Molecule: TPP riboswitch aptamer (THI element)
Organism: Verrucomicrobiaceae bacterium
RNA sequence: CAGGGGAGCCCACCUCGGGGCUGAGAGGUCCGGUUAGCCGGACGACCCUUUGAACCUGAUACGGGUCAUGCCGGCGCAGGGAG
Numbered sequence: 001c002a003g004g005g006g007a008g009c010c011c012a013c014c015u016c017g018g019g020g021c022u023g024a025g026a027g028g029u030c031c032g033g034u035u036a037g038c039c040g041g042a043c044g045a046c047c048c049u050u051u052g053a054a055c056c057u058g059a060u061a062c063g064g065g066u067c068a069u070g071c072c073g074g075c076g077c078a079g080g081g082a083g
Base pairs, nucleotide, nucleotide: 001083002049003048004047005046008021009020010019011018028043029042030041031040032039033038055080056079057078062073063072064071
């Protein structure tokens, strides 16, 4: 320089505002669509790019734990995954 990726759960919580948990990051800004929830695009922050568990699938699964949740662990010389 270029490219890939996610944005969950709880506090009666449907909406607005606020607070809390884990995490590198828990959708910040603008535009468009939608009755709304929300969805899409661009930009930004953060993580990752083959030395690749960033992230996706398996998984609406298994074990543990929590008010609850991919919260933790196994799964994982399983299959994919961006120079």